[in-house]
SAM riboswitch aptamer (S box leader) from an Actinomycetota bacterium, 91 nucleotides, folded computationally.

């Protein structure tokens, strides 16, 4: 980084630094943003892909150690493009 499969309307916040932009790419909207957004750090919560745990109904089920992810609005929204983002194998 490519390649496969599988998910993407469900759920989650504060505090401190910085200091203007930010919602993947394009157009058009729409919205967040100096009452400080985005972004780093911390401590918190979500959730259950994937190891490990208990149950026994195995086409399951709890629960939440470990390893990721995630906590603005349906991937915000229509189109365009098959593009994006996590997971797990593999090369």
């Nucleotide at each position: 980084c490519a390649a496969u499969c599988a998910u993407u309307a469900u759920g989650a916040g504060g505090a401190u630094u910085c200091g203007a932009g930010g919602g993947g790419c394009c157009u058009g909207g729409c919205c967040c943003u100096a009452a400080g957004a985005c972004a780093a750090u911390c401590c918190g919560c979500c959730a259950a892909c994937c190891g490990a745990c208990u149950u026994c109904u195995u086409u399951a089920a709890g629960a939440a150690c470990g390893g990721u992810g995630g906590c603005a609005a349906a991937g915000c929204c229509a189109g365009g493009g098959g593009c994006a983002a996590u997971g797990a194998u593999c090369g």
It matches the Rfam family "SAM riboswitch aptamer (S box leader)". Its family is annotated with regulation of gene expression in the Gene Ontology. The sequence was found by an Rfam model in a public genome assembly.